[in-house]
Context: one part of a larger RNA
Molecule: small-subunit ribosomal RNA, central domain
Organism: uncultured bacterium
């Protein structure tokens, strides 16, 4: 390389958009580039292969044939692919009429809880644990009532629920923006699929500047535990957690399952629509469970496939060394991306 693979054994890129590239619906006409057939030329000789012959045989040598799977020219064929033209509607899209959602961005508002402050009542404890202690408290704590302030998060509803490309998204309301689905079949007529590079988005932690700081809480301090205890438990507590702008670009970024399309028994829930002969109904798109065939090493998967096929992309090739070194690119840094070898088993 071929082959074989990628849920869990090595292996699906975190996700999308998308240039190049690859692949691409039905009918028809032309062309004849690919493709197929015939003919001609060329494809040196030697060698290889086959047959026969010559040295006593063999090696060796000679003669003939085949082969040289290729290239060029020419004459034809036209199913498929290509190219050019025409037509079509089922793929993709638009329109119209509805429906749906915790999809996104900005603004406004709300109550509970927590903490703090002020004042009142009130008196000796509170807090915490396996048990304690550190801690708070007669300068009046904890408890309780009223008022005020602050920041963050939105109990119940709540669900194998919904939405989103993924990350993710949940109090109420409003403005703006995007989407999907259903019905219809008016428009236009293959406009499609995938996508190396590229671009955009991308949890948490982290970084920069400026704000904010209630709670929780790395680091840190103290108290315990213990042989020790740089921990688990307790009392405190700073970065951070929150906001704006910028960076970073990684996760068990998981369904550990790439995208798209087609095909292949059923049963039973559920979300949102639509239809009618209103039924124990039908249908579409989602979301679950169980199973036939089939697949699978098995666990299991099974119309939401890991079944049967097609196209395109990504990735794997024994363990360790190692996602390391070096180089390059990116980054303020932390580090990220790309990514070996010696050696060893």
């Nucleotide at each position: 390389u071929u082959g074989g693979g990628u849920u869990u054994a090595a292996a699906g890129g975190g996700u999308g958009c998308g240039c190049a590239g690859g692949c691409g619906g039905a009918c028809u006409u032309a062309u004849a580039a690919g493709u197929c057939a015939g003919u001609g030329g060329u494809g040196a000789a030697a060698g290889c292969c086959c047959a026969c012959a010559g040295c006593u045989u063999a090696a060796c040598u000679g003669u003939g044939g085949a082969a040289c799977u290729g290239c060029c020219a020419u004459u034809g064929a036209u199913a498929c692919u290509g190219u050019a033209g025409g037509u079509c509607u089922u793929g993709a899209g638009u329109g119209c009429a509805g429906u749906u959602g915790g999809a996104g961005u900005g603004g406004g508002c709300g109550g509970a809880a927590u903490g703090u402050g002020a004042c009142g009542u009130g008196u000796a404890g509170c807090g915490g644990u396996g048990a304690a202690a550190u801690g708070c408290u007669u300068a009046g704590a904890g408890a309780u009532g009223u008022c005020a302030c602050a920041g963050a998060a939105c109990a119940c509803c709540a669900a194998u629920c919904g939405c989103g490309a993924a990350g993710g998204c949940a109090g109420c309301u409003u403005a703006c923006u995007a989407a999907a689905c259903u019905g219809u079949a008016a428009c236009g007529g293959a406009c499609g699929c995938u996508c190396a590079g590229g671009c955009a988005c991308g949890a948490a932690a982290g970084c920069g500047u400026g704000g904010g700081g209630a709670u929780c809480a790395a680091a840190c301090a103290g108290g315990a535990u213990u042989a020790g205890a740089u921990a688990c438990c307790c009392u405190g507590g700073u970065a951070g957690u929150c906001c704006a702008c910028g960076c970073a670009g990684u996760a068990a970024a998981c369904g550990a399952u790439g995208a798209u399309a087609a095909c292949u028994c059923g049963a039973u829930g559920u979300a949102u629509g639509c239809c009618u002969a209103u039924a124990u109904g039908g249908u579409a798109u989602g979301u679950g469970u169980c199973c036939a065939a089939g697949c699978g090493a098995a666990a299991g998967c099974g119309u939401u496939a890991a079944g049967u096929u097609a196209u395109c992309c990504a990735c794997c090739u024994g363990g360790g060394g190692a996602g390391u070194a070096c180089g390059a690119c990116c980054g303020c840094a932390a580090g990220g991306u790309u990514g070996a070898a010696a050696c060893u088993c």